[in-house]
RNA sequence: UAUGAAAAAGGCAAACUAUCUGAAAAGUUAGGACGCAAAGCCUAGGGUCUGUGGUUAAAGUUUAUCAAUUCUUUAUACUAUGAUCGCCUGGCUACCAAUA
Numbered sequence: 001u002a003u004g005a006a007a008a009a010g011g012c013a014a015a016c017u018a019u020c021u022g023a024a025a026a027g028u029u030a031g032g033a034c035g036c037a038a039a040g041c042c043u044a045g046g047g048u049c050u051g052u053g054g055u056u057a058a059a060g061u062u063u064a065u066c067a068a069u070u071c072u073u074u075a076u077a078c079u080a081u082g083a084u085c086g087c088c089u090g091g092c093u094a095c096c097a098a099u100a
Stems, first nucleotide, its partner, number of pairs: 001100002003097002011036002016031003020027002034086001040092003044089003047084003053079003056075005
């Protein structure tokens, strides 16, 4: 330097439960272990998820009538300065030694 999860020393912790934060995705803390050789760190590229807000569309309200605007509701639609590094790629760093 490569390779590996056999050995030894250790590490992390999915689902689920409680708790707090958040509109949500999701996250914190504690319990708990499905797994993990980078399941350590960085959302940098892609993927996926969310949809408060925005856009679009439809309907309603308003009006003597029509159109537009405002407002309200709905949506199998679109949207991130949101989430995920335990989805993939990339970058940085690192323990051990059956092995090369």
Record summary:
c-di-GMP-I-GGC riboswitch aptamer from Oceanobacillus halotolerans, 100 nucleotides, folded computationally. The sequence was found by an Rfam model in a public genome assembly. Rfam family: c-di-GMP-I-GGC riboswitch aptamer. Rfam links the family to the GO term cyclic-di-GMP binding. Lineage of the source: Bacteria > Bacillota > Bacilli > Bacillaceae > Oceanobacillus. Its mean pLDDT, the model's own confidence on a scale to 100, is 76.